Predicted 3D model of a 1374-nucleotide RNA (small-subunit ribosomal RNA) from Candidatus Acidiferrum sp. Its Rfam family is "Bacterial small subunit ribosomal RNA". Its family is annotated with structural constituent of ribosome and ribosome in the Gene Ontology. RNAcentral holds the sequence, with entries from ENA and SILVA. The coordinates come from a structure-prediction model, not an experiment, and the mean pLDDT is 85.
RNA sequence: UAACUGGAGAGUUUGAUCCUGGCUCAGAGCGAACGUUAGCGGCGGGCCUAACACAUGCAAGUCGAGCGAGAAAGUGGCUUCGGCCAUCAGUAAAGCGGCGGACGGGUGAGUAACACGUAGGUAAUCUUCCCUCGAGCGGGGGACAACGUUUCGAAAGGAACGCUAAUACCGCAUACGUCUCCAGGGACCCCGGUCCCUGGAAGGAAAGCUAGGUCGCAAGAUCCGGCACUCGAGGAGGAGCCUGCGUCGCAUCAGCUAGUUGGUGGGGUAACGGCCUACCAAGGCGAAGACGCGUAGCUGGUCUGAGAGGAUGAUCAGCCACACUGGGACUGAGACACGGCCCAGACUCCUACGGGAGGCAGCAGUGGGGAAUAUUGGACAAUGGGCGCAAGCCUGAUCCAGCCACGCCGCGUGAGUGAUGAAGGCCUUCGGGUCGUAAAGCUCUGUGGGGAGGGACGAACCGCCGAUGGUGCAUAGCCAGCGGCAUGACGGUACCUCCUUAGCAAGCACCGGCUAACUUCGUGCCAGCAGCCGCGGUAAUACGAAGGGUGCAAACGUUGCUCGGAAUUAUUGGGCGUAAAGCGCACGUAGGCGGCAUUGCAAGUCUGAUGUGAAAUCCCUCGGCUCAACCAAGGAAGUGCAUCGGAAACUGCAGUGCUUGAGUACUUAAGAGGAUCGCGGAAUUCCCGGUGUAGAGGUGAAAUUCGUAGAUAUCGGGAGGAACACCGGUGGCGAAGGCGGCGACCUGGUUCGAUACUGACACUGAGGUGCGAAAGCGUGGGGAGCAAACAGGAUUAGAUACCCUGGUAGUCCACGCCGUAAACGAUGAGUGCUAGAUGCUGUGGGUAUUGACCCCCGCGGUGUCGCAGCCAACGCGUUAAGCACUCCGCCUGGGGAGUACGGCCGCAAGGCUAAAACUCAAAGGAAUUGACGGGGGCCCGCACAAGCGGUGGAGCAUGUGGUUCAAUUCGACGCAACGCGAAGAACCUUACCUGGGUUGGAACCCUCCAGAAGUCCGCAGAGAUGUGGAUGUGCCCGCAAGGGAAUUGGAUGUCCAGGUGCUGCAUGGCUGUCGUCAGCUCGUGUCGUGAGAUGUUGGGUUAAGUCCCGCAACGAGCGCAACCUCUGUCGUUAGUUGCCAGCCUUAAGUGGGGCACUCUAACGAGACUGCCGACGUCAAGUCGGAGGAAGGUGGAGAUGACGUCAAGUCCUCAUGGCCCUUAUGCCCAGGGCUACACACGUGCUACAAUGGCCGGUACAAUGAGUUGCGAAGCCGCGAGGUGGAGCCAAUCUCAAAAAACCGGUCCCAGUUCGGAUUGGAGUCUGCAACUCGACUUCAUGAAGUCGGAAUCGCUAGUAAUCCCUGAUCAGCAG
Repeated sequence: UAACUGGAGAGUUUGAUCCUGGCUCAGAGCGAACGUUAGCGGCGGGCCUAACACAUGCAAGUCGAGCGAGAAAGUGGCUUCGGCCAUCAGUAAAGCGGCGGACGGGUGAGUAACACGUAGGUAAUCUUCCCUCGAGCGGGGGACAACGUUUCGAAAGGAACGCUAAUACCGCAUACGUCUCCAGGGACCCCGGUCCCUGGAAGGAAAGCUAGGUCGCAAGAUCCGGCACUCGAGGAGGAGCCUGCGUCGCAUCAGCUAGUUGGUGGGGUAACGGCCUACCAAGGCGAAGACGCGUAGCUGGUCUGAGAGGAUGAUCAGCCACACUGGGACUGAGACACGGCCCAGACUCCUACGGGAGGCAGCAGUGGGGAAUAUUGGACAAUGGGCGCAAGCCUGAUCCAGCCACGCCGCGUGAGUGAUGAAGGCCUUCGGGUCGUAAAGCUCUGUGGGGAGGGACGAACCGCCGAUGGUGCAUAGCCAGCGGCAUGACGGUACCUCCUUAGCAAGCACCGGCUAACUUCGUGCCAGCAGCCGCGGUAAUACGAAGGGUGCAAACGUUGCUCGGAAUUAUUGGGCGUAAAGCGCACGUAGGCGGCAUUGCAAGUCUGAUGUGAAAUCCCUCGGCUCAACCAAGGAAGUGCAUCGGAAACUGCAGUGCUUGAGUACUUAAGAGGAUCGCGGAAUUCCCGGUGUAGAGGUGAAAUUCGUAGAUAUCGGGAGGAACACCGGUGGCGAAGGCGGCGACCUGGUUCGAUACUGACACUGAGGUGCGAAAGCGUGGGGAGCAAACAGGAUUAGAUACCCUGGUAGUCCACGCCGUAAACGAUGAGUGCUAGAUGCUGUGGGUAUUGACCCCCGCGGUGUCGCAGCCAACGCGUUAAGCACUCCGCCUGGGGAGUACGGCCGCAAGGCUAAAACUCAAAGGAAUUGACGGGGGCCCGCACAAGCGGUGGAGCAUGUGGUUCAAUUCGACGCAACGCGAAGAACCUUACCUGGGUUGGAACCCUCCAGAAGUCCGCAGAGAUGUGGAUGUGCCCGCAAGGGAAUUGGAUGUCCAGGUGCUGCAUGGCUGUCGUCAGCUCGUGUCGUGAGAUGUUGGGUUAAGUCCCGCAACGAGCGCAACCUCUGUCGUUAGUUGCCAGCCUUAAGUGGGGCACUCUAACGAGACUGCCGACGUCAAGUCGGAGGAAGGUGGAGAUGACGUCAAGUCCUCAUGGCCCUUAUGCCCAGGGCUACACACGUGCUACAAUGGCCGGUACAAUGAGUUGCGAAGCCGCGAGGUGGAGCCAAUCUCAAAAAACCGGUCCCAGUUCGGAUUGGAGUCUGCAACUCGACUUCAUGAAGUCGGAAUCGCUAGUAAUCCCUGAUCAGCAG
């Protein structure tokens, strides 16, 4: 600073991360459609599909001032009633003639083209009407319609004869120009030609009508004016033709072309031209895409986008094309003609069957198609067009109206006040919250709607009237302006005023994230939702409904389409080591690109000017509708094209030069570079011969196989083919594939060095050409070994495999194909630049040396590490994946698919090129953390091993499964359920079953009644329960009656109680388990884009993430350890109920006495790798030793990190939700949990002599006890009874410990083992031992002789074995 104002992302691949990459969403738009809803107005828009077919009406006529002719109805009059006259009327209708029907209006079928756009050309052209200028308009002639008569036809429409006019038609005259030809001169030029001047020759025009004046009886004549007419010149506007440039997809369309390309002659056109024709020549087009196929009207513009672009071509405007389909010409200034003609075709209609008629892609309208698109409206009032002198006529152009929320814009559906925060709805933690100032109420307003009245702009031309001026003889006519009159479809308009009443006017979508907006109920992977991710399987903010909320609003959503986001085709603005992507490699054509210096040109480039880039649109300013949408004016812009002038740096072109790029010559060197021929030895196999005998071979183990017909082994000889050990090396060579014994011949490339020469000759390389491992193919050879296929043997559940024994193609050679590989550095070629370090290889130089090596400096190659930089990371890093340039190839989500079809190649196998339908919301790269591995390292654990004892077999006990049952209540299910919940089911417990009862309940509160409470006795009943009776009163007030408090019982009612009913996958709490395993984390720092890493890894060490050392880590927390308890030693204190060495005493620590000892229970001591040695990093620590009761955590317990198992428990308790409420609650009796073909777990007792039985004799510890333990004594074989001492406990009691030891007996047996089972008799507890207790005693005397597969526990006070105590409990423990 009028016309500069502008670029947002998100969801989704993963356990998490970064990247790549697709899919999806948020935005804007639309000629839209559909669903729900709908008050008004303004401005716009409205068949995108069938260029499908069309009924009906209208859409192009006009001129009597060019011409001739000329009605009828009606009205009036007359009439002889047949008709006639006047008027209508020189009208209508028609004809000749002129102009216009080539404009306006519609549509987009065709067209990939000079069709369109843009810029030019036409010296290759035409132009009615209009404007300007010049010159004219004289004098004649003959027809044809209309009309009349006759006639054909159903009609449409004709035919013959006859009459007639003209601005119709035809000669003649005239000819300023023009046109043609000839002659001369000049100018320009693109060299083809064009233009101008002068002179000459020939041919060629016309039409009249009329206002007014004058004359005339009239016809008419004449003057003047107007219109028309003819010939020319110019203009304006229009049209034709030509050219440059631009203009879709497919190359799976690569070759196309005979009027084809050009020439000559001729024809044709307004005009150039193969436009047409005859002849001649053989050209023309094409990878910068010809030809073919598909699609498409083009543009201004429109939508989107920051832009560059992308998409599009409705309405408006320019151009083109078309008019039922195809073809053709006529007329005309203009057409090959939308509402003209002819022919053909299809279709429709009429028909008397002979023949005719038609063309809505004009406006309405109809059918059809379709998701879908309007009235058979009004008017020429305005604008514009045709005709006319004009009035005027015509005009579905146009202007208006109607229908449609189709779009944009505006307005309204009320405003203010109003808290008892009403009622009601919804939610609720029950307190409340919310809808909500919302409503009601009160006070106002009047847009829209309705009624009434007023009332425009759009209208001024033309015309008429009046006056004025000009022309003119003229007050006429004509022309010009002025005043007046008349003219409105819209229109019952806009607009204004009054009346009316808050009265008549709000919906739609959404509420899991993206994305603004949340609760309740219903449903229960059902019903359903969904744009993507995804919701729904009983607590769904995701389904459906409700309440609430959010967004937009006369609309709101959905669907479809376009652009955007998408840098997801990347010019702006991407990539190709591993994500998709470098051709297997080279040579090379076109093309692209290209070193240094200088001169010129000016194509590119830059700059200025001119022209153009239609209008509308977009943008700016200002204006008009009350605003806006909309409309109007003036600007700006239009990035483009063309012409002219200028500049000369860069590119280009032309010229001249240079040497550094490149190349050539000379010298040198290395090498498995290639090709051909020849030679060699080792080994395998086969053949012959010798020796020799029973095996060999092969494997994890075997077998198939070979061998007594002599193998394997060994020795000698021979044959044949293939491959070349050692050297040999991230050594060498080659473009790649690839190349390895030795020699010869031929041959390619590379390198070092020193000079000379050429003078940009260079680089890349679409097509093209060549090379190209292995396998494979063809023909012919060869064939030792190896070896697809195949066969056999093994292995295995199977084994079309891996292993073994055989074995054919093939592997080898020659010639010819194939043309592919993880043809890989998964990295195209070339050039330049950008720190280094260190190997190997070829070669040159330097120092030194007799020489060689070493060392130093270059050039070429080949490796490793690494700075900067790059990268998603991994990694790359002068051999780049860094920084740049040049050229080529390739990629654009996964699958389908490198497939199909087509084409090319190949003998075939197949190769090259290369899609789509459909389908998915991913597919992928790199890195991270865990987990896993019949991966590795280190380490631990009764994990294995070494042992001891068991389980699994028997009988019994107990738990579980299963089965059964009215019920056998429920839970627990690998370890980590199963002698578990249950520390104790006869009733109770008890939750289960059967039956009998009960319904405010066994509890709380309120109200009423009665009695305090309580105690006792009956009856019915299985009991619960029902019912009756007796006794008996307390405290306070009060004289009494009575009242009250507390309490009990009963009754009524409501809020409620109750539930071992469901969900342990809604939960709390508690518990199990990994596991007493050594781990699990954090802060700060550092590293990494990040997830994360580091710390916590490493070296040692430990029971230990225990400690030490090191270290980008330094610290810290929860765990470990320690602190706690018990136990092992000692001390101190204290001695009763404990103890007793010595003294007295007793039957007896019984009593004195004592507290030393034991013991008790409180406080201490002690153990810390503290000491010594060795080892170890002068460490941590380990090993050994000393001392010590104890030694390296002394032993045992308690103690359980972050977490895992949706582990267990709703039946301990608590608790959300759901469910039951005369029952899923409560009470009672009886039954069941104790069942029993069976299976499993955990145990007990055994099978015996390390034993059984009998007798005797010893030795504990922890505990428990008043509803209790209960002694002695007595009775009973015994369980037990009786008894009651003592004890609230170091005092009394339970209480006897048992195994053990000693002695005796048994003598290997189903026993003097074993004790199940059963019978009898008892004891005890208890209301009650039938289902269903324990014990005692007599009798009975089962299985069982050490236990299959399998499996469990245990490392020291442990295993094994033995007994004791307690809890629970009336009684009952393996």